The prediction has a mean pLDDT of 76.
This is a predicted structure of a 413-nucleotide RNA (Bacterial RNase P class A) from Alphaproteobacteria bacterium RIFCSPHIGHO2_12_FULL_66_14.
Rfam family: Bacterial RNase P class A. Rfam classes the family as a ribozyme. From the family's description: Ribonuclease P (RNase P) is a ubiquitous endoribonuclease, found in archaea, bacteria and eukarya as well as chloroplasts and mitochondria. Its best characterised activity is the generation of mature 5'-ends of tRNAs by cleaving the 5'-leader elements of precursor-tRNAs. Cellular RNase Ps are ribonucleoproteins. RNA from bacterial RNase Ps retains its catalytic activity in the absence of the protein subunit, i.e. it is a ribozyme. Isolated eukaryotic and archaeal RNase P RNA has not been shown to retain its catalytic function, but is still essential for the catalytic activity of the holoenzyme. Although the archaeal and eukaryotic holoenzyme s have a much greater protein content than the bacterial ones, the RNA cores from all the three lineages are homologous -- helices corresponding to P1, P2, P3, P4, and P10/11 are common to all cellular RNase P RNAs. Yet, there is considerable sequence variation, particularly among the eukaryotic RNAs. Identified in Yersinia as Ysr151/RnpB.
The gene name in the source record is rnpB.
The RNAcentral record of the sequence draws on ENA.
NCBI's taxonomy places the organism under Bacteria, Pseudomonadati, Pseudomonadota, Alphaproteobacteria.
[in-house]
RNA sequence: UCAGACGGCUGGAUGGCUGCGCCGUCGCGGGCAACUGCGGCGGUGAGGAAAGUCCGGGCUCCACGGAGACACGGUGCCGGAUAACGUCCGGCGGGGGCGACCCCAGGGAAAGUGCCACAGAAAACAGACCGCCGGGUUGGCCCGCUUUCGAGCGGUAAACCAGCCAGGCAAGGGUGAAACGGUGGGGUAAGAGCCCACCGCGCGACCGGCAACGGAAGCGGCACGGCAAACCCCACCGGGAGCAAGACCAAAUAGGGGCGACACGCCGGGCAACCGGCAGCGGUGUUUCCGCGCCGUCGCCCGGGUCGGUCGCGCGAGGCGUUCGGCAACGGACGUCCCAGAGGAAUGGCCAUCCAUCGUCCCCGGCUUGCCGUGGACGAGGACAGAACCCGGCUUACAGGCCGUCUGACCCG
Numbered sequence: 001u002c003a004g005a006c007g008g009c010u011g012g013a014u015g016g017c018u019g020c021g022c023c024g025u026c027g028c029g030g031g032c033a034a035c036u037g038c039g040g041c042g043g044u045g046a047g048g049a050a051a052g053u054c055c056g057g058g059c060u061c062c063a064c065g066g067a068g069a070c071a072c073g074g075u076g077c078c079g080g081a082u083a084a085c086g087u088c089c090g091g092c093g094g095g096g097g098c099g100a101c102c103c104c105a106g107g108g109a110a111a112g113u114g115c116c117a118c119a120g121a122a123a124a125c126a127g128a129c130c131g132c133c134g135g136g137u138u139g140g141c142c143c144g145c146u147u148u149c150g151a152g153c154g155g156u157a158a159a160c161c162a163g164c165c166a167g168g169c170a171a172g173g174g175u176g177a178a179a180c181g182g183u184g185g186g187g188u189a190a191g192a193g194c195c196c197a198c199c200g201c202g203c204g205a206c207c208g209g210c211a212a213c214g215g216a217a218g219c220g221g222c223a224c225g226g227c228a229a230a231c232c233c234c235a236c237c238g239g240g241a242g243c244a245a246g247a248c249c250a251a252a253u254a255g256g257g258g259c260g261a262c263a264c265g266c267c268g269g270g271c272a273a274c275c276g277g278c279a280g281c282g283g284u285g286u287u288u289c290c291g292c293g294c295c296g297u298c299g300c301c302c303g304g305g306u307c308g309g310u311c312g313c314g315c316g317a318g319g320c321g322u323u324c325g326g327c328a329a330c331g332g333a334c335g336u337c338c339c340a341g342a343g344g345a346a347u348g349g350c351c352a353u354c355c356a357u358c359g360u361c362c363c364c365g366g367c368u369u370g371c372c373g374u375g376g377a378c379g380a381g382g383a384c385a386g387a388a389c390c391c392g393g394c395u396u397a398c399a400g401g402c403c404g405u406c407u408g409a410c411c412c413g
Base pairs, nucleotide, nucleotide: 001409002408003407004406005405006404007403008402009401010400012354013353014352015351016350017349018348020045021044022043023042024041025040026039027038028037029036030035047384051395052394054393055392056391057390058389059242060241061240062239072238073237074236075235076234077091078090079089080088081087092106093104094103095102096101107233108232112231113230114227115226116225129173130172131169132168133167135165136164137163138162139161140160142155143154144153145152146151181199182198183197184196185195186194200222201220202219203218206215207214208213246311247310248309249308256302257301258300259299260298261297262296265278266277267276268275269274280292281291282290283289318337319336320335321334322333323332324331325330355382357380358379359378360377361376362375364373365372366371367370
């Protein structure tokens, strides 16, 4: 100088004008009340992810006598951290990279069940398509005789070729993500851990480590293919719903309960609605007939819900600094700070100057001659995104800039 790895920080600045939420304070109002509106002044007002709502907790209500079992869901190497976690830290094992470093749901497949596409002979109690090997048998080949020259008959079985039969083998071929160890030698009819050497593999006394795991004398010719983000087995964890949780205050109207005042004829049947009779009032003086009424009304108090209002709601597993313990995650001590709390939901808009950065053009300098650097002019110009009960994580989105540690290559000293 170039190419990279990891960790951390930042996420435009200043000023003016004008809006908005919240808090404090002063003043004036609204409402029966609970409470609340407007104006002035002062203070304060988004994020590293406020996002996705995936995981864990706090808090609240509901359910629940204790313990266990079953079902369902989740987690899954070991140790630690933590309120807890599927998070984090430190290790182990496996994989990738020359390296810094990165990635992994990483328990159990010798408990059982299931699956293994395509290709291939065969995909799991192994088996044998091509192929290799010896044996048997038939024919050819070969020999002799005959011949109408097409062939026929008889013989032979040493070798060679072909068909068939019953066997031996798994070396070679090819398929596949995966084929029941690999290479070399011996051995054999051909072969084969059949035997041997090395490599691989399994078991493993013992040693190291809290553990995962690592090392390893020796033993074993090799068994036990893969898949559990398939069922399953094992270990551990889990009651449900969520701030529209939930709590409090509290109108009008309707309905419920109580008290008081006024009003309210009797009898029978029926669970009741109601029906019948006598009596009452009215039409009509009497009888019949028809209609009406026998129901409640007013006042006060109590309790529940609704409209509405308030709380929950901002001092917290809190931020920052120093220091101690720890490799670290993290924990302890001391000091210091108070930092949005809305409820259809504020945190906005306009302007000016400046800055990172980018584009075009120009001057100068350098060389590897189309790039780099200093300076200047004009123009553009800041991503992802926005609290809604809170906290710890994870995941996802993110223009540009800055810092630190480390790795590789080249050059110079």